[in-house]
RNA sequence: CCGCGCGCUCCGGGAUCGGUGUAAUUCCGAACCGGCGGUGAGCAGCUUCACCCUGGAAGACGUUUUUGCAGGGCGAAGCUGUAAGUCCGCGACCCGGCCAGAGCCACUGGCCGGUGGACCUGGUGCAACUCCAGGACCGACGGUGAAAGUCCGGAUGGGAGGACGUGCGC
Numbered sequence: 001c002c003g004c005g006c007g008c009u010c011c012g013g014g015a016u017c018g019g020u021g022u023a024a025u026u027c028c029g030a031a032c033c034g035g036c037g038g039u040g041a042g043c044a045g046c047u048u049c050a051c052c053c054u055g056g057a058a059g060a061c062g063u064u065u066u067u068g069c070a071g072g073g074c075g076a077a078g079c080u081g082u083a084a085g086u087c088c089g090c091g092a093c094c095c096g097g098c099c100a101g102a103g104c105c106a107c108u109g110g111c112c113g114g115u116g117g118a119c120c121u122g123g124u125g126c127a128a129c130u131c132c133a134g135g136a137c138c139g140a141c142g143g144u145g146a147a148a149g150u151c152c153g154g155a156u157g158g159g160a161g162g163a164c165g166u167g168c169g170c
Base pairs, nucleotide, nucleotide: 002169003168004167005166006165007164009162010161016030017029018028019027032149033139034138035090036089037088038087042082043081044080045079046078047077048076049075051073052072053071054070055069057067058066085137086136094114095113096112097111098110099109100108101107119135120134121133122132123131141153142152143151
């Protein structure tokens, strides 16, 4: 460094204006938002190296020059940070099975399985799912004076995972 375990801690954004209406942050017009890991010819910074330009310095000298320094430019390599709602994978929500809590219902917990939204066109280029430009699209469940990504609720929950500490293995 890596793998596994344990502890601790952290981890979700967004409804504003107008219209209709008895009633809408739910409809209509415009506006607003984007969990986690990965990838990511992008961006930024640092280091090293090569080359080019400029400057002055030192050494040598018959001449041609040499050495190292400073500033700037360009390129390469390495490192660090950052970069996708629509790509790959995961989580939340929902459905089911098994096991445990003495039996049944319910509930809770553990394990396993299922379900699980949405992108095109143009440009550059060897290469674009990712860069640039333009246009588009998506968003659990329950509630509600009227249909919700944004309001209220389950949720002071769960959880992908991040940081740190620690134990074991290598």